[in-house]
Context: one part of a larger RNA
RNA sequence: GCCGGCGAGUUACUCGUCUGCGGCAAGGUUAAGCGAUGAGCGGAGCCGUAGCGAAAGCGAGUCCGAAUAGGGCGAAUCAGUCGCAGGCGGUAGACCCGAAACUGAGCGAGCUACCCAUGGGCAGGCUGAAGCGGGGGUAAGACCUCGUGGAGGGCCGAACCGACCUAGGGUGAAAACUGGGCGGAUGACCUGUGGGUUGGAGUGAAAGGCUAAUCAAGCUCAGAGAUAUCUGGUUCUCUCCGAAAUAUAUUUAGGUAUAGCCUCGGAUAAAUUGCGUUGUGGCCGUAGAGCACUGUUUGGCCUAGGGGGCCUACCAGCUUACCGAAGUCAGGCAAACUCCGAAGACCAUUACGCUUACUCCGGGAGUCAGUUGCGGGGGGAUAAACUUCCGCGUCGAGAGGGAAACAGCCCAGACCGCCAGCUAAGGACCCCAAGUGCGAGCUAAGUGGCAAACGAUGUUCGAGUGCAGAGACAACCAGGAGGUUGGCUUAGAGGCAGCCAUCCUUGAAAGAGUGCGUAACAGCUCACUGGUCAAGUGUUCGGGCGCGGAUAAUUCAACGGGGCUAAAGCUCGCCUCCGAAGCUGCGGGUGCGUCGCAAGACGCGCGGUAGGAGAGCGUUCGCAUGGCCGUGAAGCGGCGGCGGAAGCCAGCCGUGGAGCCAUGCGAAGUGAGAAUGCCGGC
Numbered sequence: 001g002c003c004g005g006c007g008a009g010u011u012a013c014u015c016g017u018c019u020g021c022g023g024c025a026a027g028g029u030u031a032a033g034c035g036a037u038g039a040g041c042g043g044a045g046c047c048g049u050a051g052c053g054a055a056a057g058c059g060a061g062u063c064c065g066a067a068u069a070g071g072g073c074g075a076a077u078c079a080g081u082c083g084c085a086g087g088c089g090g091u092a093g094a095c096c097c098g099a100a101a102c103u104g105a106g107c108g109a110g111c112u113a114c115c116c117a118u119g120g121g122c123a124g125g126c127u128g129a130a131g132c133g134g135g136g137g138u139a140a141g142a143c144c145u146c147g148u149g150g151a152g153g154g155c156c157g158a159a160c161c162g163a164c165c166u167a168g169g170g171u172g173a174a175a176a177c178u179g180g181g182c183g184g185a186u187g188a189c190c191u192g193u194g195g196g197u198u199g200g201a202g203u204g205a206a207a208g209g210c211u212a213a214u215c216a217a218g219c220u221c222a223g224a225g226a227u228a229u230c231u232g233g234u235u236c237u238c239u240c241c242g243a244a245a246u247a248u249a250u251u252u253a254g255g256u257a258u259a260g261c262c263u264c265g266g267a268u269a270a271a272u273u274g275c276g277u278u279g280u281g282g283c284c285g286u287a288g289a290g291c292a293c294u295g296u297u298u299g300g301c302c303u304a305g306g307g308g309g310c311c312u313a314c315c316a317g318c319u320u321a322c323c324g325a326a327g328u329c330a331g332g333c334a335a336a337c338u339c340c341g342a343a344g345a346c347c348a349u350u351a352c353g354c355u356u357a358c359u360c361c362g363g364g365a366g367u368c369a370g371u372u373g374c375g376g377g378g379g380g381a382u383a384a385a386c387u388u389c390c391g392c393g394u395c396g397a398g399a400g401g402g403a404a405a406c407a408g409c410c411c412a413g414a415c416c417g418c419c420a421g422c423u424a425a426g427g428a429c430c431c432c433a434a435g436u437g438c439g440a441g442c443u444a445a446g447u448g449g450c451a452a453a454c455g456a457u458g459u460u461c462g463a464g465u466g467c468a469g470a471g472a473c474a475a476c477c478a479g480g481a482g483g484u485u486g487g488c489u490u491a492g493a494g495g496c497a498g499c500c501a502u503c504c505u506u507g508a509a510a511g512a513g514u515g516c517g518u519a520a521c522a523g524c525u526c527a528c529u530g531g532u533c534a535a536g537u538g539u540u541c542g543g544g545c546g547c548g549g550a551u552a553a554u555u556c557a558a559c560g561g562g563g564c565u566a567a568a569g570c571u572c573g574c575c576u577c578c579g580a581a582g583c584u585g586c587g588g589g590u591g592c593g594u595c596g597c598a599a600g601a602c603g604c605g606c607g608g609u610a611g612g613a614g615a616g617c618g619u620u621c622g623c624a625u626g627g628c629c630g631u632g633a634a635g636c637g638g639c640g641g642c643g644g645a646a647g648c649c650a651g652c653c654g655u656g657g658a659g660c661c662a663u664g665c666g667a668a669g670u671g672a673g674a675a676u677g678c679c680g681g682c
Base pairs, nucleotide, nucleotide: 001682002681003680004679005678006677011092012091013090015089016088017087018086019085020084021083022082023081024080027047028046029045033041034040051058052057061073062072063071064070095233096232098230102223103222104221105220106219107218113197114196115195116194117193118192119191120190121189122187124156125155126154127152131148132147133146134145135144136143160184161183162182164181165180166179167178168177199215201211202210203209236616237615238614239613240612241611246259247258248257249256250255260367261366262364263363264362265361266360267359273357274354275353276352277351279349280348281347282346284344288340289338290337294334295333296332298330299329300328301327305323306322307320308319309318310317370395372393373392374391375390376389377388378387379386400411401410402409415588416587417586418585420584421583422582426578427577428576429562430561431560435575437574438573439572440571441570442569448564454548455547458545459544460543461542462541463540464539465538466537467536475532476531477530478529479528481505482504483503486500487499488498511526515524516523589606590605591604592603593602594601595600617671619668620667621666622665623664624663625662626661627660628659635655636654637653638652639651640649641648642647
């Protein structure tokens, strides 16, 4: 891991409550016990028939009260009780398995920690303390020197004890080892034997270490089925309905209570009860808008006041391209502004539609982690697959078609069957069902098939405007002059460093000069003019589709792919077709309703998690009745058949070798795939 077996809402109660069925009924019923394990007896007791008060107590009343007041709870308006079954609750382990722990009584120091007693062990080598002796030295010493001596938690290094590094080992040779190197090795050393100390206790050169491969409290058994607002698991079928992820409270936040939402029964029939739409009447202060209030705000005018200047002995006065309240004109802004004010929500009412969907009482729940899309807001950064509200939808609990794939997007709500039809979204060149369909235009970028500010003689369409056959625009030929080198400045300044001025003349035209250039001139050129040529040429605004902006990590890799260019792209119009579990057709099932004696007909329904309600299948045992069986029971293997499912057998073959089945009723150790389930087999 697989297979087989086992494996979880049970049982008890003078308990509570509700429902169904049954008995009796203002009553109902017995318990122990007796009796034949029966019928029956047994009325003690319990519940009901009266309540109110804390109570004494009173009583259809009573309590508070001074009250014949008022108010509270009652009566008048009356059904219970016993049994059986079922739903739910309570008390019990109470659906099953699971702690970490707590307490008690015991067992452990043959491991290890420390201690006590008594034994044992430490190759070899090195160093050379004190003391002592000789010599020197001194007044005597100190001291120096040579010996002797053999100290030391001394030195090197085996045994022994340890364990710093590294490699191996790591389903090991080993539940801590092996190899190599390493530390201590006369000591606070190592070790044998015997003995002692223990569970909130011991022992500890102290690491929460060690106390038998276990230690922030050992092990065994018991309390014990501790408790577990937690995790996991919880076994046959079909039918009807079908949620919630909210409010409030909570030592509450992943729990629970009450309400909300679901289900079942009753009231329950008809009452405009409910829902939708229409009309009408109310109500509100949002969107928008506005500036009348509260604030904020830009510019102008005006002006009290202030500053500067002038004037001035004081008072005053004059002035100002300073600041500036208030006022005023124009123009803005606001969730906590409103002179205004929708759509719409809500309330009432009217008509029409739906047709009980509403409401109340009672039994049973589940839900209290929601999610995403769109719209309206707050928070954040007008970030988030972010967070928090409100409205609606989806998923949740929803399959089918589309979106390449894709819970929440688009279409659409699956009772079952059909090799029938029509459509939705989305599609119709091939993959791939259906148009290589029609008409018109656009795009050249593979744009389509990611992206912004911004940029650009891309291209197309529209609107305006300048110039133009008295010849424009572009190109080419020619002119582009004189006063004058304008004045100033400057070393110079001659159109062209800078400052000022910017006139006049000739003329077809020509600036006191557009740019290049020079030290300054010169030179080139432009504006402007004539000619050649010949028909449009410049500019502004707006629309459509394109271009750049555009770098992400291994080719294409930002159309699902192939591939597509008068399209298989984009825009507008049109016809046809494809396309789903939608709709229709045909057949069948089932719930509810109507009609019906029935058979049946008709109408409306039948996605579904938590969950409520209903109807069934099967297993074991018991009672009753009826059957089968050595001419072969059950079980097992296979075949055939039936049913809407669980399942079943009109039957057949094999195996097996002694019991089994149907019907009705009853009682349960009653259904297995999951619990890192338990046991066994492989």